[in-house]
Molecule: transfer RNA
Organism: Candidatus Aenigmatarchaeota archaeon
RNA sequence: GGGCCUGUAGCUCAGCCUGGUAGAGCACCCGACUCUUAAUCGGAUGGUCGUGGGUUCAACUCCCAUCAGGCCCG
Numbered sequence: 001g002g003g004c005c006u007g008u009a010g011c012u013c014a015g016c017c018u019g020g021u022a023g024a025g026c027a028c029c030c031g032a033c034u035c036u037u038a039a040u041c042g043g044a045u046g047g048u049c050g051u052g053g054g055u056u057c058a059a060c061u062c063c064c065a066u067c068a069g070g071c072c073c074g
Stems, first nucleotide, its partner, number of pairs: 001073007010026004020057001029043004050066005
């Protein structure tokens, strides 16, 4: 220098191919249960979807550029 993969909640990840309300588990908070704690159960909170731009009525999703991490080639 070239190619590929990954980036979404505090953490681990789904969703993208095929555009149409952003989700799960764990953690945290509140409550139930319990003499109390743990476990279990119910509920709430939490997101510029790495960044910028483009296409579109509409973008996490498609296109371009770019940043970070990983792998391969030279």